[in-house]
RNA sequence: CCGUGCUAGACGGGGAGAUAGCGGUGCCCUGAACCUGCAAACCGCUUUAGCAGGGUGGAAUUCCCGGCCCGAGGGUUUGGCUUGUGGGGCUGGCCGCGGUAAGGGGCGUUGAAGGCCGGGUCUCGCGCGACGGAGAGUUCUGAACCGUGUCAGGUCCUGACGGAAGCAGCACUAAGGAAUCACCUCCGGGUGCCGCGAGGGUGCCUGGUCCGAGCAACCUGCCGGGGUAUCGACCGGAAGCCACUAUUCGAAGGCGGGUGCACGG
Numbered sequence: 001c002c003g004u005g006c007u008a009g010a011c012g013g014g015g016a017g018a019u020a021g022c023g024g025u026g027c028c029c030u031g032a033a034c035c036u037g038c039a040a041a042c043c044g045c046u047u048u049a050g051c052a053g054g055g056u057g058g059a060a061u062u063c064c065c066g067g068c069c070c071g072a073g074g075g076u077u078u079g080g081c082u083u084g085u086g087g088g089g090c091u092g093g094c095c096g097c098g099g100u101a102a103g104g105g106g107c108g109u110u111g112a113a114g115g116c117c118g119g120g121u122c123u124c125g126c127g128c129g130a131c132g133g134a135g136a137g138u139u140c141u142g143a144a145c146c147g148u149g150u151c152a153g154g155u156c157c158u159g160a161c162g163g164a165a166g167c168a169g170c171a172c173u174a175a176g177g178a179a180u181c182a183c184c185u186c187c188g189g190g191u192g193c194c195g196c197g198a199g200g201g202u203g204c205c206u207g208g209u210c211c212g213a214g215c216a217a218c219c220u221g222c223c224g225g226g227g228u229a230u231c232g233a234c235c236g237g238a239a240g241c242c243a244c245u246a247u248u249c250g251a252a253g254g255c256g257g258g259u260g261c262a263c264g265g
Stems, first nucleotide, its partner, number of pairs: 001265006010056002012030004020046005034054005063258003067255003073249004078243006085236003091232002093228003097224004102220003106215002114210008122199006128192002131188005137180005147172004155164003
């Protein structure tokens, strides 16, 4: 140096997340990249190696290097935008209360505000009336007999004269029934531009008188303090997208270096 056989290592890797930590399944990126079983409110482990079983190639272009270059992609920081969320009336806005009286409007010498006197509305008492109801009264009707008057006929008494009772009828009435304007009495109240007296006096209305220029707070403005989280603003935190800087992890690829054993020629 060549040939044959064997062994070590190899048969994807990385990111985020999760985890006390490691790896896997799941998600994402990259990719030339074994098979079976287990596995996310998980599976296997206890230090950097998934566990169990099987298979392929094999010291090399295929293995190793906290070596160098390049760099897919991911995470973090900062800023902007969008969405949604929590907070708080020391911000805007909105609502309402109290005050003020600058502007506008209104009233006022046909007299503001203020003072005095009186009345009404209100309460009580006494009356009057209207309304409603009832009663009385009035009118009509109304008794076979057990109401009155008159009692035909008839009946009874009497020698006669003359009497007696009395049905029907008629008239008038009782109880009862019907009607009822006015007059009278009683009762009632969601009764009255009513009267008299007493009381009361916050408010309102009204009459007279004194005085002589303001009154009022409707709108705007100003001041004070009260409320409201719908909206805007502020503060906080969550998610997504975009951009730059910084930082971090980092695959594939390229360069370089390193690397067994046995036999034979």

Bacterial large signal recognition particle RNA from a Bacillota bacterium, 265 nucleotides, folded computationally.
Taxonomically the source falls in Bacillota (Bacteria, Bacillati).
Rfam family: Bacterial large signal recognition particle RNA. The family's RNA type in Rfam is non-coding RNA gene.